This is a predicted complex of two RNAs, RNase P RNA and transfer RNA, with 443 nucleotides together.

RNA sequence: AUGGAUGGUCGGGCAGCCGCUCGCCAAGGCGAGAGGAAAGUCCGAACACCGACAAGCACUGUGCUUCCUAACGGGAAGUGCCGGGCAACCGGUAAGAAAGUGCCACAGAAAACAAACCGCCCCGGCGUUUAACGCCGGUGGCAAGGGUGAAAAGGCGAGGUAAGAGCUCACCGCUCCGAUGGUGACAUACGGAGGCACGGUAAACCUCACAGGGUGCAAGCUCAUGCAGGCAGUGCGUUGCUUGUCGCUAUACUGCCGGGUAGAGUGCGCAGGCUCUGGAGCAAUUCAGAGAUUAGAUAAAUGGUUGUCAUCCUGACUGCUGCAAUGGCAGACAGGAUACAGAAUUCGGCUUACAGACCAUCCCACGAU
RNA sequence: GGGCCCGUAGCUCAGUUGGUUAGAGCAGUCGACUCAUAAUCGAUUGGCCGGGGGUUCAAGUCCCUCCGGGCCCA
Repeated sequence: AUGGAUGGUCGGGCAGCCGCUCGCCAAGGCGAGAGGAAAGUCCGAACACCGACAAGCACUGUGCUUCCUAACGGGAAGUGCCGGGCAACCGGUAAGAAAGUGCCACAGAAAACAAACCGCCCCGGCGUUUAACGCCGGUGGCAAGGGUGAAAAGGCGAGGUAAGAGCUCACCGCUCCGAUGGUGACAUACGGAGGCACGGUAAACCUCACAGGGUGCAAGCUCAUGCAGGCAGUGCGUUGCUUGUCGCUAUACUGCCGGGUAGAGUGCGCAGGCUCUGGAGCAAUUCAGAGAUUAGAUAAAUGGUUGUCAUCCUGACUGCUGCAAUGGCAGACAGGAUACAGAAUUCGGCUUACAGACCAUCCCACGAU
Repeated sequence: GGGCCCGUAGCUCAGUUGGUUAGAGCAGUCGACUCAUAAUCGAUUGGCCGGGGGUUCAAGUCCCUCCGGGCCCA
């Protein structure tokens, strides 16, 4: 110098002119006016309604540990396993298959109470008198070797055997118990026991633990405009079902058909939120103090244009660097560009999109000296 | 703004409890029939199942995420 990893910040500035929305006042001035994702609507809440509350079943979701948080399927720090990278580092995964049920196509002899196709061995008979070899037979033995498959019931060596086999033994692996360390998941070149008993699949049913009543601001409330009511059901009615207590009760509630309105206000901008400082903590986060009030549109405002600066791209040019390059750096000129996107009840997250610039820490290789 | 559903051949749709080579009708192409066309008959082409990732031996099917389209709610 270049390439890369992690975490974070910014994401055009200034001035003039012309506009848009809201607020204030003396009425033509002043003040305020998008985001890191406002997005996707994937989670969690606040808030509102379903008369109040509770229990059970069904259903759904989550699933290593500890911590954080109002809450969460989120976050932080860690653990085990798998994978990528030379490395910094990154990605994925995680209760239970030893409660039960299901499934494991094709191939293969056999696919979960293992199994004899090729093969090895034994016994009997025959060729053939012996050995060897071959053929035939045995409700014979063997899981070592071959072959099939995603998967074939520990690995390897020695002993052993008719041939073999954890059958026995050493080492490695595995399971269980204990000890030690750790809050814990778990770890250990620690000690002991067991020849090994237990294939995979729960993003199949299921079991266990935890959580969840439903609907969403088009929730809901008020005012205005307008109209025409009718039928059915119910001790109904709390938006999957069942049940209990209380309350209301036919002028009630629910459903269907018909008629009418298509406006305004409110909910709605102070909130688990923001900024700064200090303390605790590895961190997420939290505690204390101080400060500011900072968008509310409704078919939907937050913009357009000119100049200038900044950054980037392209083109040709000059200089420097260097052994050298079509590399890098600097300069001036011309042309072009300035990402993703855009509030709609409000917060906390996640995910996805994003031109370019900057900061901090860290990693690897190469060339020259 | 909020909620729900769908995506398989050029078009309209099947695809069972995840399994061997994903099917059907119409359309297209070729041939037969006809003087010729249509109809009819026979044969045939055409799909990475919207994109990406994961679970599994195996994914159109199960899970996550993104994209596109449609419907409902005052």

Record summary: It holds a member of the Rfam family "Bacterial RNase P class A". It is annotated as a ribozyme.